c-di-GMP-I riboswitch aptamer from Desulfobulbaceae bacterium UBA5611, 81 nucleotides, folded computationally.
RNA sequence: UUAACGAACAGGCACACCCGCCGCGAGACGGGGCCGCAAAGCCGACGGGUCUUCCUUCAGGAUGACGGCCGGGUUGCCGAA
Numbered sequence: 001u002u003a004a005c006g007a008a009c010a011g012g013c014a015c016a017c018c019c020g021c022c023g024c025g026a027g028a029c030g031g032g033g034c035c036g037c038a039a040a041g042c043c044g045a046c047g048g049g050u051c052u053u054c055c056u057u058c059a060g061g062a063u064g065a066c067g068g069c070c071g072g073g074u075u076g077c078c079g080a081a
Base pairs, nucleotide, nucleotide: 005079006078012037013036017032018031019030020029022027035068041074042073043072046071047070048069049066050065051064053062054061055060
C1' cells in the first nucleotide's frame, strides 16, 4: 500500500410519521423527525422480486415506481484484533 475484516476515533445517511409540493398512481422532491444502516454513496440502459397504471381472449401483454427488497457492478471514510 492492497485485500479481507469491523473494535475505537472523526464523521455520514435518514424508516415510520407530519407539513408543503409534483404525479392517475406506485412514488419522487423540500422541511421537520430519527427506526435503523459499514456503503442505507451511485447504477432500474445487468439479473430477479414487489408494487402502480392501462389493455385483455383472463393465459398474459404494455407502461412506470422502488438502490432502506435481494443478488451483482462500481466508487469511497477510519485502521485495533